[in-house]
């Protein structure tokens, strides 16, 4: 250096993916948004934070 085998990496944090970083749980668990409400209407955000993309929204210039 290749090439093959085995074997080893816990979940979760209101919608997607990567790195980073904090916090929770131990499987009957962490987690499953907010407001008003008899029916049932209404708002906010892709983040637990942070930076990056993707989607989508408002604004505004070419």
């Nucleotide at each position: 250096a290749u090439u093959g085998a085995u074997u080893u990496a816990g979940g979760u944090g209101a919608u997607g993916a990567g790195g980073c970083u904090c916090a929770c749980c131990c499987u009957g668990a962490a987690c499953c948004g907010c407001c008003a409400u008899g029916c049932u209407g209404g708002c906010u955000g892709a983040u637990a934070g942070c930076c990056u993309c993707u989607a989508c929204g408002g604004a505004g210039a070419a």
The RNA shown here (Fluoride riboswitch aptamer (crcB RNA motif)) has 62 nucleotides and comes from Desulfosoma caldarium. The prediction has a mean pLDDT of 78. Taxonomically the source falls in Desulfosoma (Bacteria, Syntrophobacteria, Syntrophobacterales, Syntrophobacteraceae).